This is a predicted structure of a 90-nucleotide RNA (c-di-GMP-I riboswitch aptamer) from Geosporobacter ferrireducens.
The coordinates come from a structure-prediction model, not an experiment, and the mean pLDDT is 85.
It matches the Rfam family "c-di-GMP-I riboswitch aptamer". Rfam's curators write: GEMM was predicted in a large-scale screen for bacterial structured RNA regulatory elements. Rfam links the family to the GO term cyclic-di-GMP binding.
The model forms 100% of the base pairs in the Rfam consensus.

RNA sequence: UCACGAUACUGGCAACCCGGUGAAAACACUGGGACGCAAAGCAAUAGGACCUAAUCUUCCGGCUGGAGGAAUGGCAACCUGGCCGCAGAA
Numbered sequence: 001u002c003a004c005g006a007u008a009c010u011g012g013c014a015a016c017c018c019g020g021u022g023a024a025a026a027c028a029c030u031g032g033g034a035c036g037c038a039a040a041g042c043a044a045u046a047g048g049a050c051c052u053a054a055u056c057u058u059c060c061g062g063c064u065g066g067a068g069g070a071a072u073g074g075c076a077a078c079c080u081g082g083c084c085g086c087a088g089a090a
Stems, first nucleotide, its partner, number of pairs: 012037002017032006041083002046080003050074002055070006
């Protein structure tokens, strides 16, 4: 110095839920709260999984309907990989 790694401050983040705002939705932001997290920091134009279907499309129906398919929309607190950090025993 690199990898792994116990540990962690009057420190950091914040699942689910509730209120508000935005969105077609998934979901995001914000306030409360605290399941957890040593990367629960960044990145979705690295790959896969997963969620949604405004829009497009196929079929059925025949009137404003129903079913299926597809991200261009999401998710980094699903996994692998990438970038940058904190603490520091064996």